[in-house]
Parts: sequence; structure tokens; C1' cells
RNA sequence: AGACGUAUGUUUAUAGAUUCUCGUAUAAUUAUGGAGAUAGGGUCCAUCAGUUUCUACCAGACUACCGUAAAUGGUCUGACUACGGGAGAUUUAUUUCGAUGU
Repeated sequence: AGACGUAUGUUUAUAGAUUCUCGUAUAAUUAUGGAGAUAGGGUCCAUCAGUUUCUACCAGACUACCGUAAAUGGUCUGACUACGGGAGAUUUAUUUCGAUGU
């Protein structure tokens, strides 16, 4: 100096996973049909649209309105999912460095 190994450290780099955060999508929204309740009620089911988008499309509180009919409205608060960016820590794999044997 090279080749083949060993154990383990942790030096370098890359990638993945976990966590947090920000942004984009979507407004947790719209439309239609069927069934159902009736002021102590206002519900349930299905389908469609909406996203360069998979999934989801609900819950709670407050309030209005409907004088018994067939129809609901408003406000506030609370998510998940997809993609992308950022942050720090842990971990896995590879790599690199070091140690060591022949």
C1' cells in the first nucleotide's frame, strides 16, 4: 500500500418513517329524488356536482321561522384526507470516517 474479514463507535452524506407547523384543495359546500316528524317537531336514505385531487362532506351550541302545512333558514366553534414547503428530535437503511484481525 492492497485484498478479505470482525466488532462497534460515531464522524460525513443521502433516503425513508414518526412529530409539529405553514400553504394549496373545499366553501367540512351545492343541487336532485324518495321516505318521515309537526311547535315536546324540523329527521333519515340515496344520487349528482364541487378539487389539475384520493378521501371526507359531519358534530355541538345558540337563534330565527313555520299556527299544524310542507318546507326550513342564520350565526359561531370544532376535523379528516391528498399534495407541497419548513423546523427540530428520535429511529431505520445505505454510505463515509475511525478502530481492529488475517